[in-house]
Context: one part of a larger RNA
Molecule: large-subunit ribosomal RNA, domain VI
Organism: metagenome
RNA sequence: CGCAAGAGUAUUGAGAGGAGUCCUCCUUAGUACGAGAGGACCGGGAGGAACGCACCGCUGGUGUACCAGUUAUUGUACCAACAGUAAACGCUGGGUAGCCAAGUGCGGAGAGGAUAACCGCUGAAAGCACCUAAGUGGGAAGCCCACCUCAAGAUGAGUACUCUCACUACAAAAAGUAGGUAAGGUCACGGGCAGAACACCCGUUAAUAGGCUCUAAGAGGAAGUGCAGUAAUGUAUGAAGCUGAGGGGUACUAAUAGACCGAGGG
Numbered sequence: 001c002g003c004a005a006g007a008g009u010a011u012u013g014a015g016a017g018g019a020g021u022c023c024u025c026c027u028u029a030g031u032a033c034g035a036g037a038g039g040a041c042c043g044g045g046a047g048g049a050a051c052g053c054a055c056c057g058c059u060g061g062u063g064u065a066c067c068a069g070u071u072a073u074u075g076u077a078c079c080a081a082c083a084g085u086a087a088a089c090g091c092u093g094g095g096u097a098g099c100c101a102a103g104u105g106c107g108g109a110g111a112g113g114a115u116a117a118c119c120g121c122u123g124a125a126a127g128c129a130c131c132u133a134a135g136u137g138g139g140a141a142g143c144c145c146a147c148c149u150c151a152a153g154a155u156g157a158g159u160a161c162u163c164u165c166a167c168u169a170c171a172a173a174a175a176g177u178a179g180g181u182a183a184g185g186u187c188a189c190g191g192g193c194a195g196a197a198c199a200c201c202c203g204u205u206a207a208u209a210g211g212c213u214c215u216a217a218g219a220g221g222a223a224g225u226g227c228a229g230u231a232a233u234g235u236a237u238g239a240a241g242c243u244g245a246g247g248g249g250u251a252c253u254a255a256u257a258g259a260c261c262g263a264g265g266g
Stems, first nucleotide, its partner, number of pairs: 001153001005164007015150004021049007033038001051107005059101004066094005071086006110145001112144002118138004165266001167179004184261004189203004208254003211250005217243002224237005
């Protein structure tokens, strides 16, 4: 921009894409078959490989400053206690949320349809024969459905429901142009498990973010002081002190003030 007014919500599915895999074992059955050796079709059941989708309860990885330890050095006058720097985490041991796999769950289901090669039934031309000429059946990981996803720019622009509508100026018979509006929408504002931007989703009729509080979880026993020890150190106060993203609560702070677009009777 279009879908012949302007909007909101829900849909149909033309069409497109994805998937489609394989192996082993048990049973049928040591049966059919075969002199024996060997050894099935069909059917039923179980386990797995790779691949794909999703997720983070479990097992773990990461987690750039969450916790602790520690070396050198600088500073806070000194001790103690801290803070900075050490190639952009100084090093080391761990680790919440998030992200992820090696972890977990699920998937490749069909007694569907039409067929290929092929196998048939009936059957003439051609008194026989012939799967074929008329007619008719079976038959594949393949084709069409079925399964998952997208999808009306499908310009062939579909469908249903709901909402808004007899404003102003110019012109006037109108068409038309411009403006302010309706339903509705956009910007802006606070955000997100959504996200490259855009888009999408939520938000004062509020827990949307921050703060505060409680807590899960992490790390591991703070400082100060007392006690023991010559001291290093240990121990008590005390599951202590500290803590980014998780959870519950709480309007304390901020979602303010606003601006703009948007029909005119089709």